[in-house]
This is a predicted structure of a 72-nucleotide RNA (transfer RNA) from Kwoniella dejecticola CBS 10117.
A source record names the gene tRNA-Glu-TTC-1-1.
The coordinates come from a structure-prediction model, not an experiment, and the mean pLDDT is 82.
Its Rfam family is "tRNA". Its family is annotated with triplet codon-amino acid adaptor activity in the Gene Ontology.
RNA sequence: UCUUCGAUAGUACAGCGGUUAGUAUAUCCGCCUUUCACGCGGGAGAUCGGGGUUCGAUUCCCCGUCGGAGAA
Repeated sequence: UCUUCGAUAGUACAGCGGUUAGUAUAUCCGCCUUUCACGCGGGAGAUCGGGGUUCGAUUCCCCGUCGGAGAA
């Protein structure tokens, strides 16, 4: 330098253009327990940046940034 894959809660991942953006774990509150843990119930928390297409974009297209793999 080129090709290719990826970027979503603190972390690890889902998400066939119309979703209340979901699951696990972590975290907070309550119940249980002599206490802690386990268990049960509940809460808060996220779409990398910009532009385009579309009535409508996390989803499709382009550019950029960062990361992984391969080639030279």